[in-house]
RNA sequence: CUCUUAUCCAGAGUGGCGGAGGGAAUAGGCCCUGCGAUGCCCGGCAACCAACGAAUUUUAUCCUAAUUCGGCAAGGUGCUAAUUCCUACAGAUUGAAGUUGAUCUGAAAGAUAAGAG
Repeated sequence: CUCUUAUCCAGAGUGGCGGAGGGAAUAGGCCCUGCGAUGCCCGGCAACCAACGAAUUUUAUCCUAAUUCGGCAAGGUGCUAAUUCCUACAGAUUGAAGUUGAUCUGAAAGAUAAGAG
């Protein structure tokens, strides 16, 4: 970097450093920001994986395996404004009546984890 699977409306600071833009990319919107953002450190949040315990399934039995549940944050990651901040593409429903609005579903793009190349 590519592919597969799962998740993405919950949660997390009156701390330190630092000193200008930031919210992935393009466009539009809407926001955050010298009352110090983004970022880094510390702190915190959270069970994706690992490890641990229990139950169920399969089996004549054991082991193994799978699924579910539980606790676990001393292991590996991740996250820590706003739903992935919102919209963009397709479909359905609905409102308005000078061409757009609202709701829902799906897709695309993206993020994270696990696995494969």
Molecule: SAM riboswitch aptamer (S box leader)
Organism: Paenisporosarcina antarctica